[in-house]
RNA sequence: ACCCCUGUAGCUCAGCUGGACAGAGCAGCGGUCUACGAAGCCGCGGGUCGUCGGUUCGAAUCCGGCCGGGGGUG
Numbered sequence: 001a002c003c004c005c006u007g008u009a010g011c012u013c014a015g016c017u018g019g020a021c022a023g024a025g026c027a028g029c030g031g032u033c034u035a036c037g038a039a040g041c042c043g044c045g046g047g048u049c050g051u052c053g054g055u056u057c058g059a060a061u062c063c064g065g066c067c068g069g070g071g072g073u074g
Base pairs, nucleotide, nucleotide: 001073002072003071004070005069006068007067010026011025012024013023019057028044029043030042031041032040050066051065052064053063054062
């Protein structure tokens, strides 16, 4: 330099044949239980979906540039 994969909550990831409120588990916080904790159970908060632009009535999802991470070729 070129090619491929990848970037979504604090962490690990799903969603990517465009469709209307963006989700799960763990972690965190509150409650319940307990003599006190842990575990279990109930509930709550947390996201400009890497970034900038384009297409579209509508974009996490499609297209392009850039940035970060991983792998390959030379």

This is a predicted structure of a 74-nucleotide RNA (transfer RNA) from Actinokineospora fastidiosa. The coordinates come from a structure-prediction model, not an experiment, and the mean pLDDT is 82. The RNAcentral record of the sequence draws on Rfam. Lineage of the source: Bacteria > Actinomycetota > Pseudonocardiales > Pseudonocardiaceae > Actinokineospora. Rfam family: tRNA. The family's RNA type in Rfam is transfer RNA.